[in-house]
Molecule: transfer RNA
Organism: Acidimicrobiia bacterium
RNA sequence: GCCCUCUUAGCUCAGUGGUAGAGCGCCUCCAUGGUAAGGAGGAGGUCCCGGGUUCGACCCCCGGAGAGGGCU
Numbered sequence: 001g002c003c004c005u006c007u008u009a010g011c012u013c014a015g016u017g018g019u020a021g022a023g024c025g026c027c028u029c030c031a032u033g034g035u036a037a038g039g040a041g042g043a044g045g046u047c048c049c050g051g052g053u054u055c056g057a058c059c060c061c062c063g064g065a066g067a068g069g070g071c072u
Stems, first nucleotide, its partner, number of pairs: 001071007010024004018055001026042005048064005
């Protein structure tokens, strides 16, 4: 220098055009003589950034940033 993959909640990851989800973690309640386990509910996200396409973009296109890998 060129090519490929990834970037979504505190963490690990789903979501491939139509109001953003799960597990773990956190908070509250139930339950117990008490603790752990268990059950119910809840909070929490400018979807890495800037443009474009579209009635509508986490998703498609272009550029940029960061991380990982490959080739020379």